[in-house]
RNA sequence: AGAGUUUGAUCCUGGCUCAGAACGAACGCUGGCGGCGCGUUUUAAGCAUGCAAGUCGAGCGGCAGGGGGGCUUCGGUCCCCCGAGAGCGGCGGACGGGUGAGUAACACGUGGACAACCUGCCCCCCGGUUCGGGAUAGCCCAGGGAAACCUGGAUCAAUACCGGAUGCGAGGGCGGCCGCACAAGCGGCCGUCGGGAAAGGCGCUUCGGCGCCGCCGGGGGAUGGGUCCGCGUCCCAUUAGCUAGACGGUGGGGUAACGGCCCACCGUGGCGAUGAUGGGUAGCCGGCCUGAGAGGGUGGACGGCCACAUUGGAACUGAGACACGGUCCAGACUCCUACGGGAGGCAGCAGCUAAGAAUCUUCCGCAAUGGGCGAAAGCCUGACGGAGCGACGCCGCGUGAACGAAGAAGGCCGUGAGGUUGUAAAGUUCUUUUCGGGAGGGGGAACGAGGCUGCCAGGCAAUGGGCGGCCGAUGACGUGAAUCCCGGAAUAAGCCCCGGCUAACUACGUGCCAGCAGCCGCGGUAAUACGUAGGGAGCAAGCGUUAUCCGGAUUUAUUGGGCGUAAAGCGUCCGCGGCCGGUUUAUUAAGUAUGAAAUUAAAGCCUGGAGCUUAACUCCAGUUCGUUUCAUAAACUGAUAGGCUAGAGUGUGGUAGAGGCAAGUGGAAUUUCUAGUGUAGCGGUAAAAUGCGUAGAUAUUAGAAGGAACACCAGUGGCGAAGGCGACUUGCUGGGCCAUUACUGACGGUCAGGGACGAAAGCGUGGGGAGCAAAUAGGAUUAGAUACCCUAGUAGUCCACGCCGUAAACGAUGAGUACUAAGUGUCGGGUUACCGGUGCUGAAGUUAACACAUUAAGUACUCCGCCUGAGUAGUACGGUCGCAAGGCUGAAACUCAAAGGAAUUGACGGGCACCCGCACAAGCGGUGGAGCAUGCUGCUUAAUUCGACGAUACGCGAAAAACCUUACCUAGGUUUGACAUCCCCGGCAAAGCUAUAGAGAUAUAGUGGAGGUUAUCCGGGUGACAGAUGGUGCAUGGUUGUCGUCAGCUCGUGUCGUGAGAUGUUUGGUUAAGUCCAACAACGAGCGCAACCCUCGUCUUUAGUUACUAACAUUUAGUUGAGGACUCUAAAGAGACUGCCUGUGUAAACAGGAGGAAGGUGAGGAUGACGUCAAAUCAUCAUGCCUCUUACAUCUAGGGCUGCAGGCGUGCUACAAUGGCCGAUACAACGAGUCGCUACACAGUGAUGUGCUGCUAAUCUCUUAAAGUCGGUCUCAGUUCGGAUUGGAGUCUGCAACUCGACUCCAUGAAGCUGGAAUCGCUAGUAAUCCCGAAUCAGAAUGUCGGGGUGAAUACGUUCCCGGGUGUUGCACACACCGCCCGUCAA
Repeated sequence: AGAGUUUGAUCCUGGCUCAGAACGAACGCUGGCGGCGCGUUUUAAGCAUGCAAGUCGAGCGGCAGGGGGGCUUCGGUCCCCCGAGAGCGGCGGACGGGUGAGUAACACGUGGACAACCUGCCCCCCGGUUCGGGAUAGCCCAGGGAAACCUGGAUCAAUACCGGAUGCGAGGGCGGCCGCACAAGCGGCCGUCGGGAAAGGCGCUUCGGCGCCGCCGGGGGAUGGGUCCGCGUCCCAUUAGCUAGACGGUGGGGUAACGGCCCACCGUGGCGAUGAUGGGUAGCCGGCCUGAGAGGGUGGACGGCCACAUUGGAACUGAGACACGGUCCAGACUCCUACGGGAGGCAGCAGCUAAGAAUCUUCCGCAAUGGGCGAAAGCCUGACGGAGCGACGCCGCGUGAACGAAGAAGGCCGUGAGGUUGUAAAGUUCUUUUCGGGAGGGGGAACGAGGCUGCCAGGCAAUGGGCGGCCGAUGACGUGAAUCCCGGAAUAAGCCCCGGCUAACUACGUGCCAGCAGCCGCGGUAAUACGUAGGGAGCAAGCGUUAUCCGGAUUUAUUGGGCGUAAAGCGUCCGCGGCCGGUUUAUUAAGUAUGAAAUUAAAGCCUGGAGCUUAACUCCAGUUCGUUUCAUAAACUGAUAGGCUAGAGUGUGGUAGAGGCAAGUGGAAUUUCUAGUGUAGCGGUAAAAUGCGUAGAUAUUAGAAGGAACACCAGUGGCGAAGGCGACUUGCUGGGCCAUUACUGACGGUCAGGGACGAAAGCGUGGGGAGCAAAUAGGAUUAGAUACCCUAGUAGUCCACGCCGUAAACGAUGAGUACUAAGUGUCGGGUUACCGGUGCUGAAGUUAACACAUUAAGUACUCCGCCUGAGUAGUACGGUCGCAAGGCUGAAACUCAAAGGAAUUGACGGGCACCCGCACAAGCGGUGGAGCAUGCUGCUUAAUUCGACGAUACGCGAAAAACCUUACCUAGGUUUGACAUCCCCGGCAAAGCUAUAGAGAUAUAGUGGAGGUUAUCCGGGUGACAGAUGGUGCAUGGUUGUCGUCAGCUCGUGUCGUGAGAUGUUUGGUUAAGUCCAACAACGAGCGCAACCCUCGUCUUUAGUUACUAACAUUUAGUUGAGGACUCUAAAGAGACUGCCUGUGUAAACAGGAGGAAGGUGAGGAUGACGUCAAAUCAUCAUGCCUCUUACAUCUAGGGCUGCAGGCGUGCUACAAUGGCCGAUACAACGAGUCGCUACACAGUGAUGUGCUGCUAAUCUCUUAAAGUCGGUCUCAGUUCGGAUUGGAGUCUGCAACUCGACUCCAUGAAGCUGGAAUCGCUAGUAAUCCCGAAUCAGAAUGUCGGGGUGAAUACGUUCCCGGGUGUUGCACACACCGCCCGUCAA
């Protein structure tokens, strides 16, 4: 000293939480010792028992009892000595000890006052202590009562009580004098008058007295108290008025004393917003805890004061009480009782019960200190000194020290190497604090009394008094502390934590369960956050938790905060009190400053020392706040007195204006009425309908009525304090500004409470009512529509008077004054110097940022109002105002960890701007209707294996399910396994072929003979293991789809911003393009674009076989010579770059043109940035974890994946004449082929078969291309269209075509006549149309991938739909609009 937590991220505001310290504590786990402290915070609840206040015989009378002596009739009696208990009397029980109920008060603290008071015992001084008297308790007798106790009689004493004398003083009255004081008044002296005291005891004695302790009167002191006053002392205003002895006076009474303290009379005062009164809470302080301090909290122990003593009241005694262990009365409670009556008071020390989370021994002693009494010895003392119990706190010590690596064992982790526990242990050497046992000697003890003795004063002497010296008794604690000796590592470690804050990490278990949690938050199968273990961190005889308080929190802000948007400026103005106040002179001294003094108890804190071994603890010394008094200073503030004119106000002359109030006037428009013209509609809407209209509307013309509002002018123009104010004229009236500088002379600023004004709506009474229009009605819309739209329409809107008193009453910005760059628009005045308003842009500065910026949100001052997390809630209750509606004031319980402001980046918008794309439009052809093919869903099934599901699943994985494939089902088999590695055993039995059983796998037998033989081969066995198309694509790798071939995505340095971020990448052009150019706080760079690659298009060169054939020969035929020209083949090159020209343009570039095979990317392909969709795939493969292991593995046969009511997707064939059929005839390219393609010939209507041939391919074959062209026929029909379906007969492949193949022939001849809503593809060699080939493949394409042939139409354009890019804007979204979120209902 800070940290965590709001967000995707940021800054701020703001709350919540944590780390610290403390405690009279409690609880959980644990526990060795000592010292010093502390220990019913709760029930001021109730208490058994014992003790806590007595003492004095030297004040008094006297006795039970005991001892001794004399007498005795032995019953007793007399004398002497000691003498308890009780009684009278004195002093003390008012101290000490306890508690905190009450008390918000002169109770306490602090400082004063008493000239308004008292004070026993103590000290000093003065003066006395005289003469008498009558009672009474006790004792005795008698009586009553259960007891407590009471009554009567007789006798007797005092330091008990009473009377007289004396009286220096004192007190009172009167008179005089002096002094003090601001004053009320007080003190002293003198004279005079009257009345008021006492007690003895002891010792000594020369018996005269003396001494001591007492007693009385008076004065003084000390101590202790009483009273009064200034100041300080909690919360609530949702407590605002309180008070009749109340405030004062006069006169009395009362008190120690002042006083309404009490009384009589008189007056009507007194207190209160500086908080009276009322309510709640509370003993106050020194101090204690915390804090840097200022503060905040607290008042247990110790100390001071107060109050109380079962509850309430009262007095008595006394120096002192209205009395804790006294009295009386009343109440409650407890106890005794003979029922008639009595007794008691632990908030004293112990102790008990109860309550409670919780707090001790019915201990020892008066040895010390202190107190009461006493002359003293002494007695009493639960005060006190000590011990006991309790880790309750603070402090100190210990539980061992050194060496010790085989880095032991065990545990835990592990990639199996090792790591860690860990020098830790064991082991060796050593020490003995503590512990156990033992020993002797100190201190707390010295007074006093007594004995001996010295000195001093006084006295005739003695006792006695004062100051000393020596001797001498006394210890509860105590089996104590300290010291020494002996013994032995011996007797001694736990608690909490380990996700971040916050120091410390792994494994297993668990699986949103169990649980944790101070805040944020962990846990849904890999949890460093739960539980356990290992390891680690922290503290330590303690450690954690809980409660409370302060701190952190500048989060109530005096120090030290704020109010435009985060909470917060009253709607506005006026204004009393309060607070603040221009300039100058003089005085004063209240504030202020300085000095001196008094006080601030002790303890405590702090500083410096000292004593216990140290520390805690204790002791010594010093310092400090505050209050008060006196003195000094006079700058500032205040006060008093006097000036000044710069603030403020007044006068004079002008001036602008929707400023206000009242009266009058005007035109336009709407509506209604009357009359005319006129005819079928009007009106209304996105479209309609309700409505109005043939009884004449709407429209139009003329006239009339009535109400309300004032177009244009009109303007970030004007006026007003705000609300607000708009036709014109008149009257009344407020304020401003400018000029002038005549007057007053600080008259000012702000303003709690108070008062006035205050939009709209609303309320009351009475008018008015054209239009508009809540409510209401009807019509639409809609799932509904108590809405938006339409037709009507009442309050109201208008006027007068009276209420209401609120608004996003906003500039979300209180008022005033001064100062601090400029530029510019506009209004008013002016002498064109300037002054006053109202706006904009901007400097410094401010701000969290946005922004504000001479009209401040800047710099300062003065005053007022307001805020302190969000919700509950501007709600409830109370008060107050209002006719009501409601306004003002204004909480809490409870819930949450946020709520919020500004700005940033995205995403989003039925926001905007620009741009692009077969996106629309313009076209061509389809799909959706039919039949069939194929995929999916659904259903079915023993199984219909699995995956893929908007775009981006659905002729997809699958470039091909009859068996196989195959993962599914049924049935039958096997269990180290169908497959891999290792170990052990056996050996001629392998595969293949044959036979038998079986559906087959398989089993058996025969034949056979590979490989191996130091066993790698085969079989058997054992277990490690194999195996899994089992799960998780949300644990993963790899691969892929999509946005999208869209033009984007980023980085370095610099700069800007507190920061997230921005800039660059924006802007203006241009492009297919973040392509390029220009500008620019940016300058560069990377991944993408483009280019480099492949194919096609032109040309050249090289090379000509199987390809080609122009010339020359030749042939049926490039067939054969020959040629290397052409085509073609396949290698290398050329070619195109906006290069050239014209125009536009700064440029980039664009438009046109030339040349050229090709022109502006020539056409097509391959190529897919950062990323998105937890997108797809664990069933291609790989792989973590989980699961199965005679089965979820593996083998076999058969079946299924082809199942069929319905739905969807993708295709094929059609519906016909641009056509079908028949005949003839022309022109390709890409490819494939020896388990193959097959020429040719023959047979068959045909699929195909048979025979033979060529070709491992520019040679041979597939291979006749088809549409086309020519000719014929059909003539618009379910047809010579269309071919489904079905019957029959066949072909081919294959172990095998039943489930379930393709093809052929004959026969059959279904639906279908161009397809609803909707929807798809395509911009040129494209669409459309026509054939051909290939992969897969034994066979099996309408699918897929390729090839060529024929070959269009259209694009004005970017408003709209979809998708995308860029910029901008809004946002309460960020899982990002499939978001967020409100209300109701249900659970």
A computed fold for a 1387-nucleotide RNA from an uncultured bacterium, annotated as small-subunit ribosomal RNA. Its mean pLDDT, the model's own confidence on a scale to 100, is 85. Rfam family: Bacterial small subunit ribosomal RNA. Its family is annotated with structural constituent of ribosome and ribosome in the Gene Ontology.